[in-house]
Predicted 3D model of a 71-nucleotide RNA (transfer RNA) from a Patescibacteria group bacterium.

RNA sequence: GGGCCCGUAGUACACCGGUAGUAUGCCUCCAUGGCAUGGAGAAGAAAGGGGUUCGAUUCCCCUCGGGUCCA
Numbered sequence: 001g002g003g004c005c006c007g008u009a010g011u012a013c014a015c016c017g018g019u020a021g022u023a024u025g026c027c028u029c030c031a032u033g034g035c036a037u038g039g040a041g042a043a044g045a046a047a048g049g050g051g052u053u054c055g056a057u058u059c060c061c062c063u064c065g066g067g068u069c070c071a
Base pairs, nucleotide, nucleotide: 001070002069003068004067005066006065007064010024011023012022013021018054027041028040029039030038031037047063048062049061050060051059
């Protein structure tokens, strides 16, 4: 320098055009004399920019970051 893959709650992963979900963690409440534990509830996320589209996390382009291969 070039090819390919990836970037989503604090963490680990789904979803892949129509209001983004699960587990765990954090917070609140209930059960217990208390802890552990169990139950209920709430908050919390699409790397950045542009384009296409009625509508973009999703499709396209560029940038940034990570991984891998080639030179």
Rfam family: tRNA. It is annotated as a transfer RNA. The sequence is in RNAcentral, with records from ENA.